[in-house]
RNA sequence: GACCGGACGGCCGCUUUCGCAUCUUCGGAGCGGGAGAGGAAAGUCCGAACUCCGCAGAGCAGUGUGCCGGAUAACGUCCGGGACGCCGGGUUCAAGCCCGGUGGACGGAAAGUGCCACAGAAAACAUACCGCCACGGCGGCAACGCCGGGGUAAGGGUGAAAAGGUGCGGUAAGAGCGCACCGCUGCGACAGUAAUGCCGCGGGCAGGGCAAACCCCACACGGAGCAAGACCAAAUAGGGAGGAAGUCCGUAGCUUGAUUCUUUUGAACCAGGUUUCGGACACGUGCCAGCUCGGUGCGUCAAACCUCCGGGUAGGUCGCUAGAGCCGCGCAGCAAUGCGCGGCCCAGAGGAAUGGCCGUCCCGCGGGAGCAAUCCUGCGGACAAAAUUCGGCUUACAGGUC
RNA sequence: CGGGGAGUGGCUCAGCCUGGUAGAGCACCUGGUUCGGGACCAGGGGGUCGGAGGUUCAAAUCCUCUCUCCCCGACCA
Numbered sequence: 001g002a003c004c005g006g007a008c009g010g011c012c013g014c015u016u017u018c019g020c021a022u023c024u025u026c027g028g029a030g031c032g033g034g035a036g037a038g039g040a041a042a043g044u045c046c047g048a049a050c051u052c053c054g055c056a057g058a059g060c061a062g063u064g065u066g067c068c069g070g071a072u073a074a075c076g077u078c079c080g081g082g083a084c085g086c087c088g089g090g091u092u093c094a095a096g097c098c099c100g101g102u103g104g105a106c107g108g109a110a111a112g113u114g115c116c117a118c119a120g121a122a123a124a125c126a127u128a129c130c131g132c133c134a135c136g137g138c139g140g141c142a143a144c145g146c147c148g149g150g151g152u153a154a155g156g157g158u159g160a161a162a163a164g165g166u167g168c169g170g171u172a173a174g175a176g177c178g179c180a181c182c183g184c185u186g187c188g189a190c191a192g193u194a195a196u197g198c199c200g201c202g203g204g205c206a207g208g209g210c211a212a213a214c215c216c217c218a219c220a221c222g223g224a225g226c227a228a229g230a231c232c233a234a235a236u237a238g239g240g241a242g243g244a245a246g247u248c249c250g251u252a253g254c255u256u257g258a259u260u261c262u263u264u265u266g267a268a269c270c271a272g273g274u275u276u277c278g279g280a281c282a283c284g285u286g287c288c289a290g291c292u293c294g295g296u297g298c299g300u301c302a303a304a305c306c307u308c309c310g311g312g313u314a315g316g317u318c319g320c321u322a323g324a325g326c327c328g329c330g331c332a333g334c335a336a337u338g339c340g341c342g343g344c345c346c347a348g349a350g351g352a353a354u355g356g357c358c359g360u361c362c363c364g365c366g367g368g369a370g371c372a373a374u375c376c377u378g379c380g381g382a383c384a385a386a387a388u389u390c391g392g393c394u395u396a397c398a399g400g401u402c
Numbered sequence: 403c404g405g406g407g408a409g410u411g412g413c414u415c416a417g418c419c420u421g422g423u424a425g426a427g428c429a430c431c432u433g434g435u436u437c438g439g440g441a442c443c444a445g446g447g448g449g450u451c452g453g454a455g456g457u458u459c460a461a462a463u464c465c466u467c468u469c470u471c472c473c474c475g476a477c478c479a
Stems, first nucleotide, its partner, number of pairs: 001402004006361007014036007022029002038383001042394002045392005050225004062221005067081005082106001084103008107216002112214002114210003129156002131152003135148005164182006183205001184203005190197002229318004239309005246281005252275006259268003282300007325344008362381008403475007412428004422459001430446005452468005
């Protein structure tokens, strides 16, 4: 890294499905047959299918991804390549280079902003604490010491990080100051689809680190999720529409209009409308009765009652498992993967089944018997379990095989 | 099944976005005050920031994985 994840048999159960010249209280039951968890079913971290909602177009904001090429329905996944880091070996004075292994969220720090605590002279327009160096002055026989204004970035010290590295030359001491090699960088040529590599010429070297800080650049993205959503639809309550039996008289109040009186407020009277109460008849309905008459109660313009309609709860059905499916072979490709042919059907429950016991064998550990092969006996065999479905990633895992 | 949020002394919380000594109140301990206790005053102790890994010089803080707890959606005519 890949694969397996105890095996076989019997008995009793559970879920689902098919069948029946069976039984039934119509809910179901009985009998017989078939099927019944995983490599992660998990975390829900990515990507899709599917469904509903939204949507003229474009931009902003937000989120995510980030070397190059390929695979794929898609992906932050996978495959191949590149550069870089780390480890080991070789080589070199050293830096570096070569070989092998291995690792990663690997665009941009030369667009801009910001941060770099403490320590340190100085943390990014560089700087001068110790040191080193010559010069001037003073002291001293001298070695040397002190002071002054300078040179220096080699050495020390601080720090995670100190302004190219190593070596030689050079210098008062030093320094890309000069040179060689390495690194860096600009231009050009060549190879490669590209990332990039390699070669040549030029430049003494500018541009510290952090973008899992804001940000810039390129690319992608509408939101919610099967408790999505669709259909059928009880009782009860509520909504809407319709149906169903009325007229007259009196009385009191309110109100509208006309007439009369009055300066006006107002008063009187007549007619109409409406409400309350009472009465008459009519109608509907209940009771007395076998029926009619009759008696009696209630009601008569919309409350109750009856009919119909729509939404929709409980409940039921679908979504719901034949699929980017599994197995085998062949072909293309370095590979991921794709294509072709043949074969197969492999849980679909819905608060949720897939379990328990026994026997034989297997593996591990312990004890006993035996010279040994072996036998007897006890304990243990993980992580964890579908809930719309796929492709990945991550995490957990006794033991075993290659 | 799906979606969202929180873990910081014993308790309740801040700090996280914008990285640099972990803080507040209550509680606890010691001393003072009081005859004694409470209250009050002064001082003090106590935190692997749920766990692991990574980025960075540096992580409670940023990123990833993981554990625990809490809330919401079926749910209403």
Two RNAs folded together computationally: RNase P RNA and transfer RNA, 479 nucleotides in total. Model confidence (mean pLDDT): 77 of 100. Rfam match: Bacterial RNase P class A. The family's RNA type in Rfam is ribozyme.